A computed fold for a 549-nucleotide part of an RNA from an uncultured Candidatus Berkelbacteria bacterium, annotated as large-subunit ribosomal RNA, domain I.
The sequence was found in a public genome assembly.
[in-house]
Context: one part of a larger RNA
RNA sequence: AGCGCACGGUGAAUGCCUUGGCAUCAGAAGACGAUGAAGGACGUGGUAAGCUGCGAAAAGCUUCGGGGAGCGGCAAACACGCUAUGAUCCGGAGAUGUCCGAAUGGGGAAACCCAGUGCCGGUAAUGCGGCAUUAUUGCCAACUGAAUACAUAGGUUGGUAAAGUGAAACCAGGGGAAGUGAAACAUCUCAGUACCCUGAGGAAAAGAAAGCGGAAGCGAUUGCCUCAGUAGUGGCGAGCGAAAGGGCAACAGUCUAAACUGCAGUGCUUGCAUUGCAGGGUUGCGGGGUCUCGACGUGGGAUCUGAUUGGAUAACAGAAGAGUUCUGGAAAGUUCUCCCAUAGAGGGUGAUAGGCCCGUAUGUGAAAUCCAUGAAGACCCUAGAGAUACCCCAAGUAGAGCGGGACACGUGAAACCUUGCUUGAAUCCGGGAGGCCCACCUCCUAAGACUAAAUACUAACUGAUGACCGAUAGUGAACUAGUACCGUGAGGGAAAGGUGAAAAGAACCCCUGUUAGGGGAGUGAAAUAGAACCUGCAACCAUGCGCUU
Numbered sequence: 001a002g003c004g005c006a007c008g009g010u011g012a013a014u015g016c017c018u019u020g021g022c023a024u025c026a027g028a029a030g031a032c033g034a035u036g037a038a039g040g041a042c043g044u045g046g047u048a049a050g051c052u053g054c055g056a057a058a059a060g061c062u063u064c065g066g067g068g069a070g071c072g073g074c075a076a077a078c079a080c081g082c083u084a085u086g087a088u089c090c091g092g093a094g095a096u097g098u099c100c101g102a103a104u105g106g107g108g109a110a111a112c113c114c115a116g117u118g119c120c121g122g123u124a125a126u127g128c129g130g131c132a133u134u135a136u137u138g139c140c141a142a143c144u145g146a147a148u149a150c151a152u153a154g155g156u157u158g159g160u161a162a163a164g165u166g167a168a169a170c171c172a173g174g175g176g177a178a179g180u181g182a183a184a185c186a187u188c189u190c191a192g193u194a195c196c197c198u199g200a201g202g203a204a205a206a207g208a209a210a211g212c213g214g215a216a217g218c219g220a221u222u223g224c225c226u227c228a229g230u231a232g233u234g235g236c237g238a239g240c241g242a243a244a245g246g247g248c249a250a251c252a253g254u255c256u257a258a259a260c261u262g263c264a265g266u267g268c269u270u271g272c273a274u275u276g277c278a279g280g281g282u283u284g285c286g287g288g289g290u291c292u293c294g295a296c297g298u299g300g301g302a303u304c305u306g307a308u309u310g311g312a313u314a315a316c317a318g319a320a321g322a323g324u325u326c327u328g329g330a331a332a333g334u335u336c337u338c339c340c341a342u343a344g345a346g347g348g349u350g351a352u353a354g355g356c357c358c359g360u361a362u363g364u365g366a367a368a369u370c371c372a373u374g375a376a377g378a379c380c381c382u383a384g385a386g387a388u389a390c391c392c393c394a395a396g397u398a399g400a401g402c403g404g405g406a407c408a409c410g411u412g413a414a415a416c417c418u419u420g421c422u423u424g425a426a427u428c429c430g431g432g433a434g435g436c437c438c439a440c441c442u443c444c445u446a447a448g449a450c451u452a453a454a455u456a457c458u459a460a461c462u463g464a465u466g467a468c469c470g471a472u473a474g475u476g477a478a479c480u481a482g483u484a485c486c487g488u489g490a491g492g493g494a495a496a497g498g499u500g501a502a503a504a505g506a507a508c509c510c511c512u513g514u515u516a517g518g519g520g521a522g523u524g525a526a527a528u529a530g531a532a533c534c535u536g537c538a539a540c541c542a543u544g545c546g547c548u549u
Stems, first nucleotide, its partner, number of pairs: 001548006008541002015534001016498002020469002022466006029458002031165002039100003042055003046078002050074002061094006070082003105114003115134007136162009170201001171199005181188001185235001211218002222249005232240002253450003256394001260279009284428001286393004290387004299381003303378003309372005315364003321337001323336001326333001338355002340344001346358003399423007409435001430445005485492002505533001508520004
């Protein structure tokens, strides 16, 4: 020096564990905000750095319920207190709630600076202090009020509403790419996707035929299965790609405008026009108005009040061995013998417990607040027959031309829908559609509006489940984690779990410069479980022994 064995060190793998995650399902919920949100700053404890809670009334105050012996958060200790006159704790309601933040009295480099007005306190008086109030815009009302006579603009005051946040989700609308594919590339595709903006709701949107269809008929919308990768479309390339019909889910239908009438106002040509309100009226075997008959009841409601019932937000009761033998530090294991079970889900307890504890099955429960339900009442809506052909039936609309978009449909024979520009009808003997166009025929009634359910999503809440993870995994985060740290900033972004059943966390002695480290003693089942603490691999290091050179 090498190899081997043994015993250690270092090291952290592995095993076991789980406070944390992940996913799915169900329920419930789907908002918060000028009554100041979301999110923060600064404070707040006897001692108090962090987290949590709270707000100068500051780990809290009041009250109503629950609960029943300890309690003063994580989190020890000391001190001091609270509590059967019911604390701590759990739930409902309330009070307080600094400063910033939409931030809103003015300003501002967020958490700061400086004011006006009214009232109160204080001062001899001023300074000073406290409370309240003072932003902007829309709408409504009142009072004022120029140029300019009436008036209007403007001003002031009061009332009312808005704003901002979020769930990186879902929805509608306004804008709107490119990588890519076409084996290049330009039409095309990707795709009306990503992304940006606006707006809304618990859903949104759509929606009661100027529809579809094809000679038969159907009868608002939405979603699913199918029709069907069909019909089509397409540098007829790549690709794109229906609809009717059928079967399901869920079902619900309504209100205006106009004609005509009444009332009120305004204008003037004094019987017309116009505005507002009320009545009337709402349809396609056309309807309504008008005129003549005729009914007063029946049925319905998505509006308001709201009985009742159910649910949510604390909880309560809850069966059966403190059995026995053995092993052990410890019994839940083992032996023997019993018991309960609408409860043998699960978790804990010194090893593996139906009968020890918490629970579980089952049953019960709310002073207060909220949600659902919707009895009953209120309110609202609700017929028909005939005559006549006088009136009405949604206008810069329908339609046309040009240019686009959207329809599965790329201009095509290209309808239908939509509209930037130019034009521009008719009123039921009207008008639109049926995929160029024309005729016949059929269907429908545009140019106003509302409408639950079936459908989409899941941040947060509750419960359950897992051939999901088990600390390099699972969230980035099991721990003071969006922390430490990095960056001017947008932003990036960690590492880090485990003594033991119980701290019983090692009194006392010794070595020493030592609060380091160690040796005894003691605790413990175990200390090679000693806090750098379960197990403790390998690499690497040392010691002893053996062999070889």
The coordinates come from a structure-prediction model, not an experiment, and the mean pLDDT is 85. Rfam family: Bacterial large subunit ribosomal RNA. Gene Ontology terms of the family: structural constituent of ribosome and ribosome.